RNA sequence: GGCCAAAUCUCAACUAUUUGAGAACGGAGGAACCAAUCUUUUGGGGUUAAUUCUGCUUUAGCAGAAGGGAUGAGAAAGCUCUUUCGCCAUCCUACCCGUCAGCUAACUUCGUCGGCUAAAGCGAAGG
Numbered sequence: 001g002g003c004c005a006a007a008u009c010u011c012a013a014c015u016a017u018u019u020g021a022g023a024a025c026g027g028a029g030g031a032a033c034c035a036a037u038c039u040u041u042u043g044g045g046g047u048u049a050a051u052u053c054u055g056c057u058u059u060a061g062c063a064g065a066a067g068g069g070a071u072g073a074g075a076a077a078g079c080u081c082u083u084u085c086g087c088c089a090u091c092c093u094a095c096c097c098g099u100c101a102g103c104u105a106a107c108u109u110c111g112u113c114g115g116c117u118a119a120a121g122c123g124a125a126g127g
Base pairs, nucleotide, nucleotide: 001117002116003115004114008023009022010021011020012019013018024112025111026110027109028108029107034102043100044097045096046095047094051066052065053064054063055062056061067093068092069091070090071089072088081127082126083125084124085123086122087121
């Protein structure tokens, strides 16, 4: 400097690398109406890209395959910004609630962590 992600910014105290508040972004619970009227251990549910199947393993786990997700800068192309698709390459595929929750106005409530990178493709169609 760049990237994933909601995970950033500002202010005030305190002289501690802390506490609090606000904005912004993100999540959950929660009426009527509607939905469901059969569901309930074969538990159920939530965030999310993060699910399914097969094999091995005493368990925990491990491996593989599908499916899903992220990135591919700059330069050049008349110039600037930007979207989509295809192929290719690299990487990710995780956690939580705890027997309990449909939707849901008012209202209530929670989060602002963590991680990656110093290298980096091609083509097409649009605004």
Notes
Predicted 3D model of a 127-nucleotide RNA (c-di-AMP riboswitch aptamer (ydaO/yuaA leader)) from Lysinibacillus capsici. The prediction has a mean pLDDT of 79. Lineage of the source: Bacteria > Bacillota > Caryophanales > Bacillaceae > Lysinibacillus.